[in-house]
The RNA shown here (FMN riboswitch aptamer (RFN element)) has 132 nucleotides. The sequence was found by an Rfam model in a public genome assembly. Its mean pLDDT, the model's own confidence on a scale to 100, is 85.
RNA sequence: AGAUUUCUUCGGGGCAGGGUGUAAUUCCCGACCGACGGUGACUGCGCAAGCAGAAGUCCGUGACCCGCGAUAGCGGUGGACCCAGUGAGAGUCUGGGACCGACAGUGAAAGUCUGGAUGGGAGAAGAAAACA
Numbered sequence: 001a002g003a004u005u006u007c008u009u010c011g012g013g014g015c016a017g018g019g020u021g022u023a024a025u026u027c028c029c030g031a032c033c034g035a036c037g038g039u040g041a042c043u044g045c046g047c048a049a050g051c052a053g054a055a056g057u058c059c060g061u062g063a064c065c066c067g068c069g070a071u072a073g074c075g076g077u078g079g080a081c082c083c084a085g086u087g088a089g090a091g092u093c094u095g096g097g098a099c100c101g102a103c104a105g106u107g108a109a110a111g112u113c114u115g116g117a118u119g120g121g122a123g124a125a126g127a128a129a130a131c132a
Base pairs, nucleotide, nucleotide: 002131004129005128006127007126008125009124010123017029018028019027031112032111033101034100035061036060037059038058042053043052044051045050056099057098065076066075067074068073081097082096083095084094085093103115104114105113
C1' cells in the first nucleotide's frame, strides 16, 4: 500500500428591487442557486518528479416518487446546450446566447417559502480488528 468487517465524525445552495391583485418570495419584469464520484486541451505552484483547484445541462450516483418485500433490501421511473473562436483534436478552454430543476402544502400556479426532514443519502475523512 491492498481487499474485508466494525465504529466515529462530516455530508445542499438560492427571488434583491419592482408590477398586477382582496390575496402571489407561487403569476409578470427582473434577481439568485448549482449535492456526490469520475473524466478533464484549462489555471496556480514547483528546476523537475509532481501537487492543488477546475463541468448544473459529458459518464455515472443520490434525494423524491412507483412496484415487490415483515425488514434489510431489490427493481423501475427520473431534468437541461447550442453557436462562434482557438486548435491536430473541444463534452470540459475563451466569448456569446440559451436551457433545466422531486413530492405535499398554500388567500393565487413555487428550483428559491413552509413541511416530511433534529430524517435519508451518493459519498468524504478518520479509527480499530483480523487476513495475505

Its Rfam family is "FMN riboswitch aptamer (RFN element)". Rfam describes the family as follows. The RFN element is a highly conserved domain that is found frequently in the 5'-untranslated regions of prokaryotic mRNAs that encode for flavin mononucleotide (FMN) biosynthesis and transport proteins. This element is a metabolite-dependent riboswitch that directly binds FMN in the absence of proteins.